[in-house]
RNA sequence: AGCCCUGUAGUGUAGCGGUAAUCAUUCCGGCCUUUGAAGCCGGAGACCCAGGUUCGAGUCCUGGCAGGGCUA
Numbered sequence: 001a002g003c004c005c006u007g008u009a010g011u012g013u014a015g016c017g018g019u020a021a022u023c024a025u026u027c028c029g030g031c032c033u034u035u036g037a038a039g040c041c042g043g044a045g046a047c048c049c050a051g052g053u054u055c056g057a058g059u060c061c062u063g064g065c066a067g068g069g070c071u072a
Base pairs, nucleotide, nucleotide: 001071002070003069004068005067006066007065010025011024012023018055026044027043028042029041030040031039048064049063050062051061052060
C1' cells in the first nucleotide's frame, strides 16, 4: 500500500428491510430464607461516526474511524 472479516447494554451474544431490538450476565427493587447463596418476580441499561437508497435501515450502498487477518 492492496484485499477480506468484524463493530449492537459494563461484558458476551441473537437479530432473512416493518411487532415494544433477543438472550445470558451485571446493576437496582421485591418475594423466599434465621442470615447469606441459590431460586422466583419486576425494573434499568445498547445499534462506532457521517452521508445515501427506501414509505420504512441494526439490517442494503458509499466514505471515514477502530480492532483482527492475508498478501507485498
The RNA shown here (transfer RNA) has 72 nucleotides and comes from an archaeon. The same sequence occurs in records of 2 taxa. RNAcentral holds the sequence, with entries from ENA and MGnify. Rfam family: tRNA. Gene Ontology term of the family: triplet codon-amino acid adaptor activity. By type it is a transfer RNA. The coordinates come from a structure-prediction model, not an experiment, and the mean pLDDT is 80.